[in-house]
Small-subunit ribosomal RNA, 5' domain from an uncultured bacterium, 522 nucleotides, folded computationally. Its mean pLDDT, the model's own confidence on a scale to 100, is 82. The RNAcentral record of the full RNA draws on ENA and SILVA.
Context: one part of a larger RNA
């Protein structure tokens, strides 16, 4: 000078930032990832159209019954559509948090002739014909749930063949051309593998292979960046090579076999300790602390290992298996996982609301309306920081009064106040009131914040100052009390009867809504 501060006294107002640094300790509630009906088959329920004609009601009547009014049942077909399923997209983004990691983890600068990419865009070429099945409902069971079993029966852009092949891959064969070492591009040929799916109903929206950007990961390598030698040797998949496996893809990655190398005082290998970085704090700089908020990049998700699915997986809200906790049971078995968001207990010196909206920007989805969005955008708490702003201005004395000191003569407090003159910032009332929306949309609407910000009135000096310190260092002095006691103190050091140094008061000084104390870094 500085802080993600905490503690003591104080404490009007706005902005704009920030706010579990310790138990990566455990966790009631509630949200927080769902969405398409323009992939599919079902469908509660509801309104309607037909066809139908019950009850009931008077009226007529030759008492048998007639015609009118009425609309129920039920059958068909339309239409809105709750609800779960089948399928597709996403669910790997986005949010959190620093445990672990001393490493190609992360900065930086190469490379990949060793590589992958969903949506997304261009460019070429295509969709032809079948088929078999299952959730769902339906039926019968089992269980206390949790979640089942069988059976019947049923669509698809769900699933399998077949065709076709412009192109992809495979072995073959190589004209020919190139380089960066392994080596790269590749024409003619003949052979073998391989697609596809529809929807809406006028207009799109999709599907297949292939090529190509674009985007996003993956691997390698040079070179930086802690402490410790009271750690000096370390190393058998170790170090290389050959042939298999495996990978999107190189490799001891992985396996058989051969060979016995390989790392190390330019600190290996053990130990500690630490997420890295742009940054930020300090400083003329060089340096020397740090890595809270923001962004970048890595790990992690209740311990510990594990694969599936998918273009991608450390899969926080997925799935298996073991541990340790918690909960439910009908004791036979079963749910869970806040280091999203709020919020509880518990730790600690300490750290906020179970808040409001998807208007706005950004994401999922969808053709679109539009639904989800505790991301976000706001709003609440805290003086936790920084900035701003006031608590009034001008006059106003032979200097009231008290208070303090006093050499009793004054001195200070003090223009301070009282009086008087003016002004209303900020608050308070009261009326008007947004931008953000140039968005979106069925052309009608659509702002969470917010009746906020603003802007005009009105009233009234009116509601609004405090903390330290005063003995040097260091700005500011006296009087009482105390008496090496009470106490003070950053260093020196003060107190033992006139203490500028304890403790109270008067006065002074500093800085001011904040002053001081601790901690910590330069």
């Nucleotide at each position: 000078g500085a802080c993600g501060a905490a503690c003591g006294c104080u404490g009007g107002c706005g902005g704009c930032g920030u706010g579990c640094u310790u138990a990566a300790c455990a966790c009631a509630u509630g949200c927080a990832a769902g969405u398409c009906g323009a992939a599919c088959g079902u469908g509660a329920a509801u309104u309607u159209u037909a066809u139908g004609g019950a009850a009931u009601a008077g009226c007529c009547u030759u008492c048998g019954g007639g015609a009118u009014a009425g609309g129920a049942a039920a059958u068909a077909g339309a239409a809105u559509g709750a609800a779960a399923g089948u399928g597709g997209c996403g669910a790997a983004c986005g949010g959190g948090u620093g445990a672990g990691u001393a490493a190609c983890a992360c900065g930086u600068g190469a490379g990949c002739a060793a590589c992958c990419u969903a949506c997304c865009u261009u460019a070429c070429a295509c969709a032809g014909g079948g088929g078999g099945a299952u959730a769902g409902c339906c039926g019968u069971u089992g269980g206390a749930a949790a979640c089942g079993a069988c059976g019947a029966u049923u669509a698809a852009u769900a699933c399998c063949g077949c065709a076709u092949g412009a192109g992809a891959c495979c072995a073959c064969a190589g004209a020919a051309c190139c380089g960066c070492a392994u080596g790269g591009u590749a024409a003619a040929g003949g052979g073998g593998u391989c697609a596809a799916a529809g929807a809406u109903u006028u207009u799109u929206c999709g599907g297949u292979g292939c090529a190509a950007g674009a985007u996003g990961a993956g691997c390698u390598c040079g070179c930086g960046g802690c402490c410790u030698a009271u750690c000096a040797g370390c190393u058998u998949g170790u170090u290389g090579g050959u042939g298999g496996g495996g990978u999107a893809a190189u490799g001891g990655c992985c396996u058989a076999c051969c060979a016995a190398g390989g790392c190390g005082u330019c600190g290996a290998c053990g130990g500690g300790u630490a997420g890295c970085c742009g940054g930020c704090c300090u400083g003329a700089g060089a340096g020397g602390g740090u890595g809270u908020a923001c962004g970048g990049c890595c790990a992690c998700a209740u311990u510990g290992g594990g694969a599936c699915u998918g273009a991608g997986a450390u899969a926080c809200g997925g799935c298996c298996c073991a541990g340790a906790c918690u909960c439910c049971u009908a004791c036979g078995g079963g749910a869970g996982g806040c280091a999203g968001c709020a919020g509880u207990g518990g730790g600690g010196a300490a750290u906020a609301u179970u808040g409001c909206a998807c208007a706005a920007u950004g994401g999922g989805c969808g053709g679109a309306a539009g639904c989800c969005u505790g991301a976000u955008g706001c709003a609440g708490c805290g003086a936790c920081g920084c900035c701003g702003c006031g608590u009034g201005g001008g006059g106003g004395a032979u200097g009231a009064a008290g208070g303090c000191c006093u050499u009793c003569g004054g001195g200070u407090u003090g223009u301070a106040a009282a009086c008087u003159c003016c002004u209303u910032u900020c608050g308070a009332c009261a009326g008007g009131g947004a931008c953000g929306a140039g968005g979106c949309u069925u052309u009608u609407g659509u702002g969470a914040c917010g009746g906020u910000a603003c802007c005009u009135g009105u009233a009234u000096a009116a509601g609004a100052a405090g903390c330290a310190c005063c003995g040097g260092c260091u700005a500011a002095c006296u009087a009482c009390g105390u008496g090496c006691c009470a106490g003070c103190a950053g260093c020196c050091g003060c107190g033992g009867u006139a203490a500028u140094a304890c403790g109270u008061a008067g006065g002074g000084u500093g800085c001011g809504a904040g002053c001081g104390u601790u901690g910590u870094c330069c």